c-di-GMP-I riboswitch aptamer from a Gemmatimonadaceae bacterium, 93 nucleotides, folded computationally.
């Protein structure tokens, strides 16, 4: 150094859910709170899924408009869906 992880030590993050805040939405963020987690730490300007639809095209009705609905689109979210990268604590009988 690569590899692995125990009813071990010391510590860490923190799901749903509730409040509060931003946001169009998905979600984010700070509180409680713990259902997991050995990278649940970072990288969304590295690939793949996945979520959303403010706005944009189209597409109905219709008058050329305007609202409604419907359908597609990330440039928005997601690292607690995988995969790669990179950092890194104890152990390793």
């Nucleotide at each position: 150094c690569c590899g692995c992880g125990a009813c071990a030590a010391a510590g860490g993050c923190a799901a749903a859910g509730c409040c509060g805040u931003c946001g169009a939405a998905a979600g984010g963020c700070g509180g409680c709170g713990a259902c997991g987690c050995a990278a649940a730490g970072c990288c969304a300007a590295c690939g793949a899924g996945g979520c959303u639809u403010c706005g944009g095209c189209g597409c109905c009705c219709a008058g050329u408009g305007a609202g409604u609905g419907c359908g597609c689109c990330a440039u928005g979210c997601c690292g607690g869906u995988c995969g790669g990268g990179u950092u890194g604590c104890c152990g390793u009988u």
The prediction has a mean pLDDT of 79.